Transfer RNA from a bacterium, 74 nucleotides, folded computationally. It was read from a public genome assembly. Its Rfam family is "tRNA". By type it is a transfer RNA.

[in-house]
RNA sequence: GGCUGGGUAGCUCAGUUGGUGAGAGCGGUGGAUUCAUAACCCACAGGUCGACAGUUCGAAUCUGUCCUCAGCUA
Numbered sequence: 001g002g003c004u005g006g007g008u009a010g011c012u013c014a015g016u017u018g019g020u021g022a023g024a025g026c027g028g029u030g031g032a033u034u035c036a037u038a039a040c041c042c043a044c045a046g047g048u049c050g051a052c053a054g055u056u057c058g059a060a061u062c063u064g065u066c067c068u069c070a071g072c073u074a
Base pairs, nucleotide, nucleotide: 001073002072003071004070005069006068007067010026011025012024013023019057028044029043030042031041050066051065052064053063054062
């Protein structure tokens, strides 16, 4: 240099040919329970979906360029 795959919450990830309010587990905060702690249970907060453009009535999803990570290859 070329090719392939990934980038979504603090962490690990899902998101089924574009459309319902962007989600799960762990973690955090509060509550409930307990003599107290842990576990279990309930609720809440937390996201410019890597960046910028394009297509579309509508983009996490499609297209282009770039950034970044991993792998393969000359």